[in-house]
RNA sequence: UUCUUAUCAAGAGAGGUUGAGGGAAGGGCCCAAUGACACCUCAGCAACCUUCAGUGGGAUUCCAUUGAAAAGGUGCUAAGUCCUGCAAAUUUUUAGUAAUUUGCGAGAUAAGAA
Numbered sequence: 001u002u003c004u005u006a007u008c009a010a011g012a013g014a015g016g017u018u019g020a021g022g023g024a025a026g027g028g029c030c031c032a033a034u035g036a037c038a039c040c041u042c043a044g045c046a047a048c049c050u051u052c053a054g055u056g057g058g059a060u061u062c063c064a065u066u067g068a069a070a071a072g073g074u075g076c077u078a079a080g081u082c083c084u085g086c087a088a089a090u091u092u093u094u095a096g097u098a099a100u101u102u103g104c105g106a107g108a109u110a111a112g113a114a
Base pairs, nucleotide, nucleotide: 001114002113003112004111005110006109007108008107013042014041015040016039017038021031022030023029026084027083028082043077044076045075048073049072050069051068052067053066054065055064056063057062081106085104086103087102088101089100090099091098
């Protein structure tokens, strides 16, 4: 980098260094010299990998599901993935106008594979 699977309306910030951009590209809307973003330290959140227990199935340690734990590997700690694209259905409007749902796409993270 690519592929597969799962999740994405919840949750969780202080200090230091630095100094102008940052939030994915465009648009919108925001954050930012009352110092953002990034990096470092510490703290925290969560429970994907992990561990333990129950239940069901299957037979040899596998699969599904429920609950608990947090030492380790990641991740995360402004705003729903900040909002958005395409198709269909329903409702709605003067008007694809606006809303909702489903599917697909884009993105992020984890686990596995190449």
Notes: Predicted 3D model of a 114-nucleotide RNA (SAM riboswitch aptamer (S box leader)) from Neobacillus paridis. Of the family's consensus pairs, 97% are formed in the model. Rfam family: SAM riboswitch aptamer (S box leader). Its family is annotated with regulation of gene expression in the Gene Ontology. Model confidence (mean pLDDT): 81 of 100.